[in-house]
Context: one part of a larger RNA
């Protein structure tokens, strides 16, 4: 991992609702009892319970009563039957759909492992070192001291056994639930070890690591309380049909739970001048968008200049000055969620008309209360986020199909079933790939299309506007481009050309107190400006279409899905045709609801429906057993293997063949240990 078997809403009592039945001169027995033919019986047994009257806290009164001064109002009643069974659904109490803790408590069992302790035994090759003490010698007045011997101390030294476990390699479904090799520490000691004994679970023991207490230790193990509890996770078994949510509000020791409401389902009752939707007309409330500056604030510029600061001045006032701040007022111009003199569109509440749909209340059953993305309006954030929090609409959730290369949430469109029929939507029509190498007119040369900004550009198309121009423009070429003057200042110098100031006059066709280069300063070159040559257009700016640069990333082209595409297979505008879905149509079939006709066949016709998670409702299939009934079977029951057939599904076969060898089945009814693919499910097998 697979296969087989087992595996989860049960039972008792109480309550509610619905269905169904008995009785209703109300219903019903409980314990218990009787006969006894032992039955999914019968008969007694009204104690009790519900009902028959309510209201009040109660005294109490009573079809009324309570409040109240009230014969006023108001509240609750008086109307719509009850009761006892059975079935289904839901609630309650119980383990209450099943499995699952970490833990808590009780009673016991453990120190044959290990920690420490007690008692009694055992073990430590060999070698090295050479303490005290003692002897002798030397020295001394005597000590002290020195030397040589002797001696044999030490948690001494090296190193086997023994005890340990430092580093590393191997091992890692191991030789082994801690091992093996090499290496390493201790090895007369706080040493190691045999045997016997002691300490026990909130307890022991601990040279102390929360270590150890039998491969278990922040509190051992076994059994019990016990099916602890689990607002948590997982799982929960046949079929078809109808409807179909929520991820919100309020509250919560509340936030992944729950209560009530909202939204879903089923039933009952009731309903059309009432209810709901859309559209037209119409009456309202309102302060958003926008706008505005009249209020509250804020803000740029100009003017005014109260008052203040600074200065002059005075004995002190005063007075005067001020390129400072600045009230107020005026003018011009802005800003605001918490500003408004104004003020929409929508939306909302109502009236009315048309069209369409059918409302609402009560009772029973739920689920939901983690939402997600997209468009629009806002808050927050960085005018970040597949961000976050609201509002509103849509989709997904719970929606398949077509498009977007692929891709819940985007675009188109809502799948009852069948069909080798047709039409369309979005999107497409050169090939992959169904359909135009379609038509008309432009644009693009960048493979732009087929990724990107500020910024840059004499790329190219369209439009506009302002200049110059046959009295000759623009470009090019020839010539001129002068004088006062080296303007003044500055400067070492400053002569058009470092810098500052001024920027005049003359001659003239024209020529700046000089556009750039240049010099130390001059010089020199050049430009503006003018004449000539030439002979037709030539410049500036604005708007706009398409393009260009800006453009760098990691496996291999790799930013059209690919091939490939250039008067297009790109872009723009217009047009015709075609393709294209589970949409629409056609034909047939099934089913739900409503209506009509007919009537009982459970029919026909018509209309409208039939995506679906949580969830509600309906109808069925199958398994085991029981009762009744009718049957089958050794001329072969069940079961098993296969073939064929039937049904809308679960399934079925009164069919066939084989196997098997003794029971089995239809129908009606009843009762359940009643359906498995999932639970790291359990047991067995492979």
């Nucleotide at each position: 991992c697979c296969c087989g078997g087992c595996g989860a809403g049960u039972u008792a009592c109480c309550c509610g609702a619905c269905g169904u039945g008995g009785c209703u001169u109300g219903g019903u027995u409980a314990a218990g009892g009787c006969a006894g033919c032992u039955a999914c019986a019968g008969c007694c047994g009204a104690a009790g319970c519900c009902g028959c009257a309510g209201c009040g806290a109660a005294c109490g009164c009573g079809c009324g009563u309570c409040u109240g001064a009230a014969u006023a109002g108001g509240g609750c009643g008086u109307c719509u039957g009850g009761u006892c069974g059975c079935g289904u659904c839901g609630g309650g109490u119980a383990g209450a759909c099943c499995c699952g803790a970490a833990a808590c408590c009780g009673u016991g069992u453990g120190a044959g492992c290990u920690a420490c302790c007690c008692a009694u035994g055992g073990u430590c090759a060999g070698g090295c070192u050479g303490a005290a003490g003692c002897g002798c010698g030397c020295c001394u007045a005597a000590c002290c001291g020195c030397g040589c011997g002797u001696g044999g101390a030490g948690g001494g030294c090296c190193g086997c056994a023994c005890c340990g476990g430092u580093g590393u390699g191997g091992g890692u479904u191991a030789c082994a639930a801690a091992c093996c090799g090499c290496u390493c520490g201790g090895a007369u000691g706080a040493a190691c070890u045999g045997u016997g004994g002691g300490u026990a679970g909130g307890g022991g023991u601990g040279a102390a690591a929360u270590g150890c207490c039998a491969a278990u230790c922040g509190a051992a193990c076994a059994c019990g309380g016990a099916g602890a509890u689990a607002g948590c996770u997982g799982g929960u078994u046949c079929u078809c049909c109808c409807c179909g949510a929520a991820a919100u509000g309020c509250a919560u020791u509340g936030a992944g739970g729950u209560g009530c409401a909202g939204c879903c389902c089923c039933g009952u009752g009731u309903u059309a001048u009432g209810g709901c939707g859309c559209u037209g007309c119409u009456g309202g409330a309102g302060g958003u968008a926008g706008a505005g500056c009249a209020c509250u604030g804020u803000u740029g510029g100009c003017c005014u200049g109260c008052g203040g600061g600074g200065g002059u001045g005075u004995c002190a006032c005063a007075a005067c000055c001020u390129a400072c701040c600045a009230a107020u007022g005026g003018c011009c111009g802005g800003c605001a969620a918490a500003c408004u003199c104004c003020g929409a569109a929508u939306g909302c509440c109502g009236g009315u008309a048309g069209c369409g749909c059918g409302c609402c209340a009560c009772g029973g059953g739920a689920g939901u209360g983690a939402g997600a993305c997209g468009g629009c309006c806002g808050g927050u954030g960085c005018c970040a986020a597949c961000g976050u929090c609201g509002g509103u609409c849509g989709u997904c959730a719970a929606a398949a199909g077509g498009g977007c290369a692929a891709c819940a949430a985007c675009c188109c469109a809502g799948a009852u079933c069948a069909c080798c029929a047709g039409c369309u939507a979005a999107g497409g029509u050169c090939c992959c790939c169904a359909a135009g190498u379609c038509c008309a007119u432009g644009c693009u040369c960048a493979g732009u299309g087929c990724g990107a900004a500020a910024g840059g550009c004499u790329g190219u198309g369209g439009g506009g506007u302002c200049g110059c121009u046959c009295a000759g423009a623009c470009a090019a070429c020839c010539a001129g481009g002068a004088g006062g003057u080296u303007g003044g200042c500055u400067u070492a110098g400053a002569a058009g050309c470092a810098g500052c100031c001024a920027c005049c006059c003359u001659u003239g066709a024209a020529a700046g107190a000089g556009u750039g280069c240049g010099u130390a300063a001059c010089a020199g070159c050049u430009c503006a400006c003018u004449g000539g040559u030439c002979g037709a257009g030539u410049g500036g700016c604005c708007c706009u279409g398409c393009g260009c640069c800006g453009a760098c990333a990691a496996u291999g082209u790799a930013u059209c899905g690919g091939g490939a595409c250039u008067u297009a297979a790109g872009c723009a505008u217009g047009g015709c045709a075609c393709c294209g879905a589970a949409g629409c149509u056609g034909u047939g079939a099934a089913u739900g609801c409503c209506a009509u006709c007919a009537u009982u066949a459970c029919g026909a016709u018509g209309g409208c429906g039939u995506g679906g998670u949580a969830g509600g409702g309906g109808a069925g299939c199958g398994u085991c057993g029981u009762g009744c009934c009718u049957c089958c079977c050794a001329c072969g029951a069940a079961g098993c293997g296969g073939c064929c057939g039937c049904g809308g599904a679960a399934g079925c076969g009164u069919g066939c063949c084989g196997u098997g060898g003794a029971g089995g089945a239809c129908g009606c009814a009843c009762g359940a240990g009643u359906g498995c693919g999932a639970a790291u499910g359990c047991c067995g097998g492979g």